[in-house]
Context: one part of a larger RNA
RNA sequence: UGACGGGGGUCCGCACAAGCGGUGGAGCAUGUGGUUUAAUUCGAUGAUACGCGAGGAACCAUACCUGGGCUAGAAUGCGAGUGCCUGUGUGUGAAAGCAUACAUUCCUUCGGGACACAAAGCAAGGUGCUGCAUGGCUGUCGUCAGCUCGUGCCGUGAGGUGUUGGGUUAAGUCCCGCAACGAGCGCAACCCCUAUCUUCAGUUGCCAGCAUUUAAGGUGGGGACUCUGAAGAGACUGCCGGCGUAAGCCGCGAGGAAGGUGGGGAUGAUGUCAAGUCAUCAUGGCCUUUAUGCCCAGGGCUACACACGUGCUACAAUGGCCGGUACAACGGGUCGCGAAGCUGUGAAGCGGAGCCAAUCCUAUAAAGCCGGUCUCAGUUCGGAUUGGAGUCUGGAACUCGACUCCAUGAAGGUGGAAUCGCUAGUAAUCGCGCAUCAGCCAUGGCGCGGUGAAUACGUUCCCGGACCUUGUACA
Repeated sequence: UGACGGGGGUCCGCACAAGCGGUGGAGCAUGUGGUUUAAUUCGAUGAUACGCGAGGAACCAUACCUGGGCUAGAAUGCGAGUGCCUGUGUGUGAAAGCAUACAUUCCUUCGGGACACAAAGCAAGGUGCUGCAUGGCUGUCGUCAGCUCGUGCCGUGAGGUGUUGGGUUAAGUCCCGCAACGAGCGCAACCCCUAUCUUCAGUUGCCAGCAUUUAAGGUGGGGACUCUGAAGAGACUGCCGGCGUAAGCCGCGAGGAAGGUGGGGAUGAUGUCAAGUCAUCAUGGCCUUUAUGCCCAGGGCUACACACGUGCUACAAUGGCCGGUACAACGGGUCGCGAAGCUGUGAAGCGGAGCCAAUCCUAUAAAGCCGGUCUCAGUUCGGAUUGGAGUCUGGAACUCGACUCCAUGAAGGUGGAAUCGCUAGUAAUCGCGCAUCAGCCAUGGCGCGGUGAAUACGUUCCCGGACCUUGUACA
C1' cells in the first nucleotide's frame, strides 16, 4: 500500500422485511450429468455451465461410427505437352467412383490464341493439440462510482497529499473548508424511442360539414380530425413559500400533457477471475501428409435402471363446454403472401382475384361481454399413452417430421426440506407477429399490444457492494 475480520461508523441495492405469483410433488418438452453404444462429434461446469454455442440434427449441415473409394488431392495460380470441353451411351456399384464405346469445336495475320485436360515441380489440406504462447470478441464484479496523471509539498524509501474533513446527491453530483493547484478516463449531458402541442405536407391513410350511393369513405369533394413523417416548441428547481452561509432539501404550492434523472433504450472507466472461445475468424509453436486430408452410402448426434437445471400443461366453478357479439399493436410477403367461391367432420384440396404492398394478402386477435349447460365427482376437470384412418412438406418421414379425425383416456385433488422472480402500465394473465426455415419436434428466443393488481413499517438480521477508520503472525 492492499487484502481480510463472526472490528467500528456512514450509505446503497427486490438484499432482507411487507406483498403477489411461481419452482421443488404429477405428465410432457428441452438442456446437462451418468450409463450404454460401432458412434452416441466437440465445446460450456458455483455465482458468471445446464431451452448455452444451435436464430430450425430425416439426407445435407456433420466435425462422430461402419463400410466402399481417391492420393499434388475438393478449391485457386504458374505449367512442358495433349485436343479436348460437351453430348449420347454401356458395364459394374448402395452411391462416390472405376472401366469403356460413339459423335464432336471456334477465331486466325497460319506463328498461334480462346477453352478444356494435364506429367514433374512450386504452392495444398487438417472442426488435429495447446484459450496456460496470442489477436479479436464476450461474460462477471457493475451502469457499481470509482480509477489515474502533471506540477508542487511531505517522507531516507515503499509511498502519501490532491481523492481526506463538514454538508449534499442517483453519482469523486455539487458547495464550503483545506499544501495543494489543475487535468484526464468514468458520472451527467449531447444520440434513439415514448408521453403534449405547433408548423409544413395530404396518398394508398382520414371523413366534421355538403352532395351522391348498389350502404362499402364506395364516389364527387374536403385538410378540419385520426394518422403518417420532417422541422420546431416544451421541464430549467425556471416561479412562489419555508429551512439553509452555500450546494441543496421540503410543499395535497402555482402553472403544465409531463416535475425535480418524466418513462424506456443505446452507452460498461482503470482493472479482477492465467474466467470463456485455437470449433466464427485470424494466428505462433507442435503434430499429421496413400492420412488426423478428400469423396460417398448407411447409421449416430433422437439410446435410457437413474440424478439435476430451465420450461409447458394441469390438478378445476374467479372454472370447463356450446352459441352469439366487441376492441389491438409490432411485423412479414414475388422461387413469396395468397382473397372470394366450391369440396371435405377436419388437417387440407381445387381455384386463382389482388399485391413488389399505409392500396392486396397474412388476419377470425384472445382474455372480455351476453345467453345456455355442467354441480364438486378423478368429473362434461386433466390430457399423457396407445390403436386405427388420413393430410402436407420433401428424392425419401422405418430408425427420426408436423398436423387432422375417430377411439383410448394415465399420473395429477395445489406439492417436504429448500428455493426463484417482481416496486407500475411493473407482477400476474391473454392472445398476435418475426428470425432461422422445404417441412419441423418452438412449450425455446426476440418483439408487439389487450386486461391489469398488492405491498414497502423499516434497515436489527441474511447476501452483494461503496467510503472512512481500526487490528493483523497474510501478500
This is a predicted structure of a 475-nucleotide part of an RNA (small-subunit ribosomal RNA, 3' major domain) from an uncultured bacterium.